About this RNA: The RNA shown here (Bacterial RNase P class A) has 354 nucleotides and comes from a Chloroflexota bacterium. Model confidence (mean pLDDT): 77 of 100.
[in-house]
RNA sequence: UAAGUAGACUGGGUGGCCGCCCUUCUCUGAAGGGAGGAAAGUCCGAGCUCCACCGGGCAAGAUGCUGGGUAACACCCAGGAGGGGUGACCCUACGGAAAGCGCCACAGAAACAUACCGUCCUUCCCUGCGGGAAGGAUAAGGGUGAAAUGGUGAGGUAAGAGCUCACCAGCGGCUGGGUGACCAGUCGGCUGGGCAAACCCCAUCUGGAGCAAGACCAAAUAGAGGGACACAAGGCAGCCCGGCCUCGUCCCCGGGUUGGUCGCUUGACCCUUUCGGUAACGGAAGGGCUAGAUAGAUGGUCACCGUCCUUCUUUAGAAGGAUACAGAACUCGGCUUACAGGUUUGCUUAACCC
Numbered sequence: 001u002a003a004g005u006a007g008a009c010u011g012g013g014u015g016g017c018c019g020c021c022c023u024u025c026u027c028u029g030a031a032g033g034g035a036g037g038a039a040a041g042u043c044c045g046a047g048c049u050c051c052a053c054c055g056g057g058c059a060a061g062a063u064g065c066u067g068g069g070u071a072a073c074a075c076c077c078a079g080g081a082g083g084g085g086u087g088a089c090c091c092u093a094c095g096g097a098a099a100g101c102g103c104c105a106c107a108g109a110a111a112c113a114u115a116c117c118g119u120c121c122u123u124c125c126c127u128g129c130g131g132g133a134a135g136g137a138u139a140a141g142g143g144u145g146a147a148a149u150g151g152u153g154a155g156g157u158a159a160g161a162g163c164u165c166a167c168c169a170g171c172g173g174c175u176g177g178g179u180g181a182c183c184a185g186u187c188g189g190c191u192g193g194g195c196a197a198a199c200c201c202c203a204u205c206u207g208g209a210g211c212a213a214g215a216c217c218a219a220a221u222a223g224a225g226g227g228a229c230a231c232a233a234g235g236c237a238g239c240c241c242g243g244c245c246u247c248g249u250c251c252c253c254g255g256g257u258u259g260g261u262c263g264c265u266u267g268a269c270c271c272u273u274u275c276g277g278u279a280a281c282g283g284a285a286g287g288g289c290u291a292g293a294u295a296g297a298u299g300g301u302c303a304c305c306g307u308c309c310u311u312c313u314u315u316a317g318a319a320g321g322a323u324a325c326a327g328a329a330c331u332c333g334g335c336u337u338a339c340a341g342g343u344u345u346g347c348u349u350a351a352c353c354c
Base pairs, nucleotide, nucleotide: 001350002349003348004347005346006345007344008343009342010341012305013304014303015302016301017300018299020034021033022032023031024030025029036325040336041335043334044333045332046331047330048210049209050208051207053243054242055241056240057239058238060206061205062204063203064202065079066078067077068076069075080094081092082091083090084089095201096200100199102195103194104193116142117141118138119137120136121135122134123133124132125131126130150168151167152166153165154164155163169191171188172187173186174185175184176183177182214262215261216260217259223253225252226251227250228249229248233246234245235244269288270287271286272285273284274283275282276281306323307322308321309320310319311318312317
């Protein structure tokens, strides 16, 4: 200098005039505050509210290597294994195929099973270079395929084969290290796959509905309504069983109320310093209060500046254009997606110079 990789911050500023919402006050005026890193998606997890409740079983669903963090999680951190990359780094739907039941099309002789071509031995025949037929042996060579009785090499054999040996892979035993997933060493027989983002098995977890939850006030109206049942019904908003609670429960038809207040913002909150921890994160001290709308506020306009792009001119200026994604509605922790431009940190590779 170039390319890459893992992050962080910002994404407009200043002033004047006019305008909107909330809080407070000495009250018609004044002071203070007023939309994000994703507010988006509604994909996870909770706080909170309501349904009296407890236990057991079934069903259904979710997660799936190990350890830690957290209120919790499918999230985060640190590791392990496999894979990609020269590397920094990145990805993983990562438990089990000897519990069962299944699938592997086509091609190929054969895909839980086998001999198409071929090789070797014996016998017979012929036109005797050699070829053909029958029987036996074989899976090293070739072909098909994603995958074909572990791979490479040597010895051995009639020709071959873990038949034997060396190295490696797989499987199993033993020893050591580690909290663990796993790793290392050594020994051994010689060894027929893959798919569970197939059904399934195993381990762990899960009651349901949701702020349009729910509570209160005001107001209005229509019940001569119908039906079932007290060994019942309801209480679970998946089903069943047991316990417990209530004495009147449940179902259907019809009518009134569409107004207001609360919930509604002090929080598993934010900032600074410090301690512990590899880290995620946790402890301690000090400081801060930062929207609360309800047809839904947080804006409009003028001027100057900042940044970027293009053109002209060559000192550095001038002109023009543009200025990302996008708007709270109970709150919080995550994940995913969108984002013009600007600033910046660590690390890797290549070339050059000293």

Its Rfam family is "Bacterial RNase P class A". It is annotated as a ribozyme.